[in-house]
RNA sequence: GAGUUUGAUCCUGGCUCAGGACGAACGCUAGUGACAGGCCUAACACAUGCAAGUCGAGGGGUAACAGGGGCUUCGGCCCGCUGACGACCGGCGCACGGGUGAGUAACGCGUAUGCAACCGUGCCUGUAACAAGGGGAUAGCUCCCUGAAAGGGGAAUUAAUACCGUAUAAGACCACGCUUUCGCAUGGAAGAGAGGUAAAAUAUUUAUAGGUUACAGAUGGGCAUGCGUGACAUUAGCCAGUUGGUGAGGUAACGGCUCACCAAAGCUACGAUGUCUAGGGGUUCUGAGAGGAAGGUCCCCCACACUGGUACUGAGACACGGACCAGACUCCUACGGGAGGCAGCAGUGAGGAAUAUUGGUCAAUGGGCGCAAGCCUGAACCAGCCAUGUCGCGUGCAGGAAGACGGCCCUAUGGGUUGUAAACUGCUUUUGUAUGGGAAGAAAGUUAGCUACGAGUAGUUAUUUGCCGGUACCAUACGAAUAAGCAUCGGCUAACUCCGUGCCAGCAGCCGCGGUAAUACGGAGGAUGCGAGCGUUAUCCGGAUUUAUUGGGUUUAAAGGGUGCGUAGGCGGAAUGGUAAGUCAGUGGUGAAAUACUGCAGCUUACCUGUACAAUUGCCAUUGAUACUGUCAUUCUUGAGUACCACUGACGUAGGCGGAAUGUGGUGUGUACCGGUGACAGGCAUAGAUAUACCACAGACACCCGAUGGCGAAGGCAGCUUACUAAAGUGUCACUGACGUGAAAGCCACGAAAGCGUGGGUAUCAAACAGGAUUAGAUACCCUGGUAGUCCACGCCGUGCACUAUGAUUACUAGUUGUUUGCGAUAUAUUGUAAGCAACUGCGCGAAAGCAUUAAGUAAUCCACCUGGGGAGUACGUCGGCAACGAUGAAACUCAAAGGAAUUGACGGGGGCCCGCACAAGCGGAGGAACAUGUGGUUUAAUUCGAUGAUACGCGAGGAACCUUACCUGGGCUUAAAUGGGGAGUGACGUAUGCCGAAAGGUGUAUUUCUUCGGACACUCUUCAAGGUGCUGCAUGGUUGUCGUCAGCUCGUGCCGUGAGGUGUCGGGUUAAGUCCCAUAACGAGCGCAACCCCUAUCGAUAGUUACCAGCACAUAAUGGUGGGGACUCUAUCGAGACUGCCGGUGUAAACCGAGAGGAAGGUGGGGAUGACGUCAAAUCAGCACGGCCCUUACGUCCAGGGCUACACACGUGUUACAAUGGCCGGUACAAAGGGCAGCUACACAGCGAUGUGAUGCGAAUCCUAAAAACCGGUCUCAGUUCGGAUCGAAGUCUGCAACCCGAGUUCGUGAAGCUGGAUUCGCUAGUAAUCGCGCAUCAGCCAUGGCGCGGUGAAUACGUUCCCGAGCCUUGUACGGCACCGCCCGUC
Repeated sequence: GAGUUUGAUCCUGGCUCAGGACGAACGCUAGUGACAGGCCUAACACAUGCAAGUCGAGGGGUAACAGGGGCUUCGGCCCGCUGACGACCGGCGCACGGGUGAGUAACGCGUAUGCAACCGUGCCUGUAACAAGGGGAUAGCUCCCUGAAAGGGGAAUUAAUACCGUAUAAGACCACGCUUUCGCAUGGAAGAGAGGUAAAAUAUUUAUAGGUUACAGAUGGGCAUGCGUGACAUUAGCCAGUUGGUGAGGUAACGGCUCACCAAAGCUACGAUGUCUAGGGGUUCUGAGAGGAAGGUCCCCCACACUGGUACUGAGACACGGACCAGACUCCUACGGGAGGCAGCAGUGAGGAAUAUUGGUCAAUGGGCGCAAGCCUGAACCAGCCAUGUCGCGUGCAGGAAGACGGCCCUAUGGGUUGUAAACUGCUUUUGUAUGGGAAGAAAGUUAGCUACGAGUAGUUAUUUGCCGGUACCAUACGAAUAAGCAUCGGCUAACUCCGUGCCAGCAGCCGCGGUAAUACGGAGGAUGCGAGCGUUAUCCGGAUUUAUUGGGUUUAAAGGGUGCGUAGGCGGAAUGGUAAGUCAGUGGUGAAAUACUGCAGCUUACCUGUACAAUUGCCAUUGAUACUGUCAUUCUUGAGUACCACUGACGUAGGCGGAAUGUGGUGUGUACCGGUGACAGGCAUAGAUAUACCACAGACACCCGAUGGCGAAGGCAGCUUACUAAAGUGUCACUGACGUGAAAGCCACGAAAGCGUGGGUAUCAAACAGGAUUAGAUACCCUGGUAGUCCACGCCGUGCACUAUGAUUACUAGUUGUUUGCGAUAUAUUGUAAGCAACUGCGCGAAAGCAUUAAGUAAUCCACCUGGGGAGUACGUCGGCAACGAUGAAACUCAAAGGAAUUGACGGGGGCCCGCACAAGCGGAGGAACAUGUGGUUUAAUUCGAUGAUACGCGAGGAACCUUACCUGGGCUUAAAUGGGGAGUGACGUAUGCCGAAAGGUGUAUUUCUUCGGACACUCUUCAAGGUGCUGCAUGGUUGUCGUCAGCUCGUGCCGUGAGGUGUCGGGUUAAGUCCCAUAACGAGCGCAACCCCUAUCGAUAGUUACCAGCACAUAAUGGUGGGGACUCUAUCGAGACUGCCGGUGUAAACCGAGAGGAAGGUGGGGAUGACGUCAAAUCAGCACGGCCCUUACGUCCAGGGCUACACACGUGUUACAAUGGCCGGUACAAAGGGCAGCUACACAGCGAUGUGAUGCGAAUCCUAAAAACCGGUCUCAGUUCGGAUCGAAGUCUGCAACCCGAGUUCGUGAAGCUGGAUUCGCUAGUAAUCGCGCAUCAGCCAUGGCGCGGUGAAUACGUUCCCGAGCCUUGUACGGCACCGCCCGUC
């Protein structure tokens, strides 16, 4: 820096990622070199070999080897004589080098000092001096004994640079006194004097080496001290040589180091003691740094060497490859005893994810011994193994487009990509192979010679010495020849498509992918990243300012202790002087080397290495400075306190007194209930309640005042009064003189309510409990009772939303208003000041809300507390408590969030305003009956499919007997029913007809074109394109429903806000309306509203045929029938008209009011068309179109029959009714809008009728189709009827190829249910409801009672907005979130 909490936002906060690192491991892969690194686990056990010896110039000597000599029986034997040398005595070394990190929380380590408290510390250097003269042993060797062995014992003999006396000895040491001088307390140093004590080693080639004493140096060590160096307080007390003293012992040396005695100390919240963990440092990794983590390789220190202990030797050890003892383990054994110690180098087993060769050489460097040659050296240098890491090199370079083949993808005759990639052409040769040459690392030293001089040193010449290694390197030849993978590709994070799979298989670091179109799984193609490596895993730092010193927080996100008093520690007013601890500056020492940084240099480069500088931020010392802090001293008054005066208050404690109410008791009055609730019931009451009056008693409580008020540290405190007592503030400015502040663990005190103990008290109220209700249940809410308790005294408890969710103190920083207390000033209107209590608004702060002189602002000091959510304030431990419980206070495990504030929505049985046939007021229905129709269910071979709350259900369907038709059964066809292209063929196709068949289809016979001869046309066969009402409406287009004809939905610019977002669009009015007006950080605009369009209501103009007929004629039985007319109706085109325009009133305006005027119409005149942004993954793949998937002799297509019409049942929508406002019969009127040639049909005739026969007009303002209710008269008289018409029987009509399943009419007969419909529910506000008929589409006919239209007759009611439903605006709450209350979510089972 990013991802991740949300619809979005800001914040808090965790989780995760990108980076770097590694002694790593695992997976896949692998050409090479250089330089590094390589048991992190079992300080587990170890076979085998090697890792420490050397000196004969210390010694006695001679086991082996070589030389020499001698002897010989030729087998050999003898001689230490020589080179040399086993074992032995002796010297030096073995305390170094090498390994490991078990222990150790320590003067162990680091750093800085000190030793006047030390070793002198072997070997090394320097200086001074010395080495005389003796002695006795002992290994070895020889012999003997013993034991399995390891070994042991004895005798004899022998040497030394082994050992021991004696002599000598200073400036050494010891003790003594004296002098001088110094320091740091004990004391030190120097000088002179006298006394005492202690040395030595020799070898030989004669030149050296070695020896002794003393002093000094160098080097190394020992000890002490300051400071620094883990975790846990759920470890708080520890200690008996413990702390100190005196004396003694011991040590190289100080010291309780040890001992005796004496004293009783010593350490510890600045963390003793205990437990756990751990070698420390230089450094390494990371980080901007501060830090954090680590301590492998290299260097320094420490510790250890099978485990534990002990000392010896020595200069040095309490000793890795020494000793002794004990223990465990292993091995040998003759069972009596012995041997051993890889945490040296290799190596083995074991453990483990995991870590190498039983290699070479002393050539170099270094070490030991030696005079030296030299010997030894698993130190070291090299090699081997391992991609473990870092660095380097290579796997070719250039050209090459038909952009090849192949692969993959696509919109697919084609294009894209792989890709200049390949092929092909040319070039190069690092690497490789072969051949040849071939290092540096080597200089010392030895030997021999020469030169110089100071005579044993230096120089020089020659000679000799290489594990690595015939390696590095060089040259030549050959030939692109020998050499590329791994991971990833949803975002973070560079890189995308196809196929497969279908919440499966799987992926995943976090968020998250996968449920049929997966860039996230698996494969492929392509791409990206890195590259002899690439990924994964583990771990560390970073990012993480997520422990915050740098550099965080605590009102609400995690976080202020319930409050006070006060000890330690912390911080602290003004002035002057001293000091110089902190602080600052200079200088000196130290801060090892390596590392890291920079420059330069060497390996072909780089890693690496060398060299030089700087750095090492630290510590110590010293010299200065003196502002600040500290400290000492002297002052001061402003902080703080004291004194005095008056005052304030529900501050506290104890006592006294009164009061209303409640309950109980008593006595009356009085009679039937009272009480209680939403409504009841249980309860009380005729044994007299409730109510009422009086009297008495009891306990508790504190009306009004009363408040945004007062007091108190907090908890808390309220009738009046008395006593005691505490405190604040004000005033005076008298006194003291910094006496202050704040406060840990611990201690102390206080601390609501509940609870506990003892004893009282008990009126009210009231956990538990009982009863009654409510309820699905109701261990609750409501009611009636009721015990602890509530009250008092004493003692515990010690918690709380103990909250202002805001610790205390001090200072500073703008104001306005109210109020309490005190003191002032005045003009008694007001006003100043101090201390409180409150409200509001600035600066500033804050994530925001908000805080804002009572800070959450600006600063200082101190305390407390926080570090993701859950687990959990739980467990364990400890402390407190009578108990209840409190205090302190984890982890495992689990999640990717949990959370704060604000925003926009949605929602609310929140609020306000408003609207709608939403309710109400009415009218008529549905729900009951029968039937029609649709749906569910059931049934079926099939009952094709879709639609399912509102927004499916007389819906798609505006016409299912066949067809339709998609379904079922059966029979057929396979380029197919249609169309187009190519090829071949035929003269057809068609018509007539035969046979099989249910038909489709199959199979025959007869007949049969045009032509300009090119062909046209038609058909058959073949081929390429088909076809699918199969799936997905959750892949889609288009269309549609609904909210809703509701008044809303947005944008630009500006402004406000960190931002989501807000403003505008809110507010006050008004409207049917976001309609308009006013106001206004908004100003404008868009889609909606309205208007523009159509019909209708009035009038005018124009035009009159098929419409009309007033006036004038003609004709008729009659009729606009005819002439004619253009007046009227009407037709159909253009106009007018209505705009709150006018008047009055109200109002700023918009607008509203008025039975206003005028007008045909009045405030949108009525109706229609018109449906904003969007919602419902709403509906439709079966209207159509379309992506993907699926079928292809079938899921395509043709045909016949059946089904979609089934029927116990349930629901929706309708029709007809139940009747008298009616039924039936007769008579008489009045429409509009449509339709009509395979049609509508006048009229006439026949038939009771459906209808038939004939016939006429009309492709229609001309002809046809035609009203019913109504009205007039008659009849029926309340009944299952003269209501109602279902159902069934018979007959007959029409359509049609065909009315069996399964049509509609007609006539006659039959005459079911039904007497107005439960809960509930629907429509409608005027030409509306209701009622009456008419027409049309589809259509051969029709199941139409449906749908769409038309006119006739023609009401009732609306007080009003409390309620139901729906919608709009504003506001409020929310732990809801676009899946939004049909949400979320808690508990029980």
Predicted 3D model of a 1389-nucleotide RNA (small-subunit ribosomal RNA) from an uncultured bacterium.
Its mean pLDDT, the model's own confidence on a scale to 100, is 81.
The RNAcentral record of the sequence draws on ENA, Greengenes and SILVA.